[in-house]
Context: one part of a larger RNA
Molecule: small-subunit ribosomal RNA, central domain
Organism: uncultured prokaryote
């Protein structure tokens, strides 16, 4: 490298966005470097195939062919692909109207409920466990009322339900803001798909500067248990979870399934629009989401099945036996942690 693969054996980038670059609809003209034919030249000699001869055969030599799939010049051919003009509405996008939602950002606001302090009632226990104890508590707890303080996360709705590109998004108002759908026309006229470098988001932990700390809760201290017990279990408790900027850039970033196009058997079920009529919450249409089944085909099975792991097609990113190793070394990024790219040797 080729040939094969990547839902679970190795293998799909954590998501977008787009550069370069790959591949791109439908009609007609025109070119002719791409593609066909043709003709000419050359493609050395052995050799390699064919026929034929010579050593008694054959290995091996002669002789003549064919071949040499290339290249070069010409002379044509336009179907395809290219370029170039010119047109189109189907793809892609605008404009319009309507309804849907925890999509995002930012400010207000609210009521549960935990703890803290204040005051009253009230007395000896409370908490916690398998069972205990450390631990609170006659300096008056726990209980239970009233009043406040503060942090933080919104029960019930709530749903194999909705939104978003992924991470993710859940109390209410309000104000900036994206996208997707449905509908019916009108408009641009291929303006598309994917997408190496690139940039841009990216859960939890983490770091930095200033906040701010209710509750939980790494580390830690003590009780327990235990042969031990650096644990599970209690009783405390600091980072930390919370905002503000800024950094990291990682996951089992998962459907362990890369975007996107086209088509391929039902029947059920959610939501949203339209419609017909008998005006039921029935029936048909359509479109976009989402679940369980399942026919063909697929699969090594195990499942997958119009959301395909089916049957084409374009484009990208990956794998190549285990273990060393996602390590070492060196570049690149970080304040640091570390991230990223990434081997050999040795072994089996």
């Nucleotide at each position: 490298u080729u040939g094969g693969g990547c839902g679970u054996a190795a293998a799909g980038c954590g998501c977008a966005u787009g550069u370069a670059g790959g591949c791109g609809g439908a009609a007609a003209a025109g070119u002719c470097a791409g593609u066909c034919a043709g003709a000419u030249g050359u493609g050395a000699a052995a050799g390699c195939c064919c026929g034929g001869g010579g050593c008694u055969c054959a290995a091996c030599c002669c002789c003549g062919g064919a071949a040499g799939u290339g290249c070069a010049u010409u002379u044509g051919a336009a179907a395809c692909a290219g370029c170039u003009u010119u047109u189109c509405u189907u793809g892609a996008g605008u404009a319009c109207u309507g309804g849907a939602g925890a999509g995002g950002a930012a400010a207000g606001u609210g009521g549960a409920a935990u703890u803290c302090c204040u005051g009253g009632u009230g007395u000896a226990g409370a908490g916690g466990u398998g069972a205990a104890a450390u631990u609170c508590g006659u300096a008056g707890a726990u209980a239970u009322c009233a009043g406040g303080a503060g942090g933080a996360a919104c029960a019930c709705c709530g749903g194999u339900g909705g939104c978003g590109a992924a991470g993710g998004c859940g109390a209410c108002u309000u104000u900036c803001u994206g996208g997707a759908c449905a509908g019916a026309u009108a408009c641009u006229g291929a303006c598309g798909c994917u997408g190496a470098g690139a940039u841009g988001c990216g859960a939890a932990g983490g770091c930095g500067u200033g906040g701010g700390g209710a509750g939980c809760g790494a580390a830690c201290a003590g009780g327990a248990u235990u042969a031990g017990a650096u644990a599970c279990c209690c009783u405390g408790g600091u980072a930390g979870u919370c905002c503000a900027c800024g950094c990291a850039g990682u996951a089992a970033a998962c459907g362990u399934u890369g975007u996107u196009c086209a088509c391929u058997a039902g029947g059920g079920u959610u939501g949203g629009a339209g419609g017909g009529c008998u005006u039921g919450u029935u029936c048909c249409u359509u479109u976009a989401g989402u679940g369980g089944c399942g026919c063909a085909g697929c699969u090594a099975a195990c499942g997958c099945g119009u959301u395909a792991a089916g049957u084409a097609g374009a484009c990208c990113g990956c794998c190549u036996g285990g273990g060393g190793a996602g390590u070492a070394c060196g570049g690149c990024c970080g304040c640091a942690a570390g991230g990223u790219u990434a081997a050999a040797a040795c072994u089996c």